[in-house]
A computed fold for a 94-nucleotide RNA from Bacillus suaedaesalsae, annotated as c-di-GMP-I riboswitch aptamer. It was read from a public genome assembly, where an Rfam model found it. Rfam family: c-di-GMP-I riboswitch aptamer. About the family: GEMM was predicted in a large-scale screen for bacterial structured RNA regulatory elements. The family has 155 seed sequences and 5,092 matches in Rfam 15.1. The prediction has a mean pLDDT of 80.
RNA sequence: AUCAGAUAAAGGCAAACUUAUUGAAAAAUAAGGACGCAAAGUCACAGGUCUAAGGUUGGAUGUUUAUUUCAAUGAUGACGGCUGGUCUGCCUGA
Numbered sequence: 001a002u003c004a005g006a007u008a009a010a011g012g013c014a015a016a017c018u019u020a021u022u023g024a025a026a027a028a029u030a031a032g033g034a035c036g037c038a039a040a041g042u043c044a045c046a047g048g049u050c051u052a053a054g055g056u057u058g059g060a061u062g063u064u065u066a067u068u069u070c071a072a073u074g075a076u077g078a079c080g081g082c083u084g085g086u087c088u089g090c091c092u093g094a
Base pairs, nucleotide, nucleotide: 002094003093004092005091012037013036017032018031019030020029021028022027035081041087043085045084046083047082048079049078050077055073056072057071058070059069060068
């Protein structure tokens, strides 16, 4: 340096849930808490998943102009603990 691995040692992260805050929502942040994780460290490049505000289309109501409401469409939003990939890293073995 490369490959493989989680036995040993030192450690690390933190699911669900609760509280507070932000957000239209998905979700995120902080504290508590541990389901688990050999990259559950980093990055939205690719796929996939989630939400659907504004917008658009259609329906209903309607004072035929508004308003209200329903459905569809729709990422520029979110997910790295969905998969692949980029970069970086502790230990052991070959």